[in-house]
Context: one part of a larger RNA
RNA sequence: UUCGCGGCUAAGGAACUCGGCCAAUUCGCCUCGUAACUUCGGGAGAAGGGGUGCCUCUCUUCGGAGAGGCCGCAGUUAAGAGGCCCAAGCGACUGUUUAACAAAAACACAGGGCUCUGCUAAGCCGAAAGGCUAUGUAUAGGGGCUGAUGCCUGCCGGUGCCGGAAGGUUAAGGGGCGGGGUGCAAGCCCCAAACCGAAGCCCCGGUAAACGGCGGCUGUAACUAUAACAGUCUAAGGUAGCGAAAUUCCUUGUCGGGUAAGUUCCGACCCGCACGAAAGGCAUAACGACCUGGGCACUGUCUCGACCGGGGGCUCG
Numbered sequence: 001u002u003c004g005c006g007g008c009u010a011a012g013g014a015a016c017u018c019g020g021c022c023a024a025u026u027c028g029c030c031u032c033g034u035a036a037c038u039u040c041g042g043g044a045g046a047a048g049g050g051g052u053g054c055c056u057c058u059c060u061u062c063g064g065a066g067a068g069g070c071c072g073c074a075g076u077u078a079a080g081a082g083g084c085c086c087a088a089g090c091g092a093c094u095g096u097u098u099a100a101c102a103a104a105a106a107c108a109c110a111g112g113g114c115u116c117u118g119c120u121a122a123g124c125c126g127a128a129a130g131g132c133u134a135u136g137u138a139u140a141g142g143g144g145c146u147g148a149u150g151c152c153u154g155c156c157g158g159u160g161c162c163g164g165a166a167g168g169u170u171a172a173g174g175g176g177c178g179g180g181g182u183g184c185a186a187g188c189c190c191c192a193a194a195c196c197g198a199a200g201c202c203c204c205g206g207u208a209a210a211c212g213g214c215g216g217c218u219g220u221a222a223c224u225a226u227a228a229c230a231g232u233c234u235a236a237g238g239u240a241g242c243g244a245a246a247u248u249c250c251u252u253g254u255c256g257g258g259u260a261a262g263u264u265c266c267g268a269c270c271c272g273c274a275c276g277a278a279a280g281g282c283a284u285a286a287c288g289a290c291c292u293g294g295g296c297a298c299u300g301u302c303u304c305g306a307c308c309g310g311g312g313g314c315u316c317g
Base pairs, nucleotide, nucleotide: 002312003311005309006308007307009305011303012302015301020298028052029051030050031049032048037042039148053070054069055068056067057066058065059064071075083296084295085294086293087292089290090288091287095107096106111146112145114143115142116141117140123132124131125130149283150282151281152280154214155213156212158211159210160207161206162205163204164203167202168201169200173196174195178191179190180189181188182187215233216232217231218230219229241275242272253269254268255267256266257265
């Protein structure tokens, strides 16, 4: 010198970087004191302060308390021992997961509604016997969906499913007008029209927390612009709420905030390329090794390096 490990560092203090990744700060106990918000439990160890060793005496419920004194730069004297705050997104939460690149906003979850199932249940496994469900019985069991809680969950032809003792269509079968083959004949055989015949389908109705869908073009107000309004096609034309969003192409939209400066972030606006109501919509305290933006503290992340310790490499023996 090089590699990795550890210690320390003037001044500055995130200028580093995709990003404070890393490191540093904080850290025990006692005490004072603690905001928004809130489901009144919480948030809380919020935040932010002060104290902390030893000796003597007094008191003591024997835990400790009070008074006086002593030493150091420093008393939880070493070790072990939260950094904090503000604001968004997602998921309520504790949990679960890709054994060996992903721990998450994915899965699960209590809760919600839909649907099937009356017990030899439905469903499932099994050529079957039989078994699971369950030695259960609708406050039970199965299926698919949603996912605490709060406020809510709009409209509809087709398809599916459910219901419908009428009508239409309709198989086998019944029926047998009429016709045919053969025979001397009785007869035997064949074809066959009406009409009567199930489920299904048609038809009628119900049903969307079933599968799914929820527009276009014109015109219109005494400046302009816009269009509460009108017309038309449709099964019906997206309601509430939300909205440049984990969704916005144009787009770094525009305005406001924060910065000296902000494609990110927060608050608004709404011309939503292409949100929207249980493939739930919108809120939400608490929670999170989640994710985003900002701040305080702190630092070798950096300006930009320097020094020290021990280990490996390397060199020499």
Background
Predicted 3D model of a 317-nucleotide part of an RNA (large-subunit ribosomal RNA, domain IV) from a hot springs metagenome. It matches the Rfam family "Bacterial large subunit ribosomal RNA". Its family is annotated with ribosome and structural constituent of ribosome in the Gene Ontology. Model confidence (mean pLDDT): 88 of 100.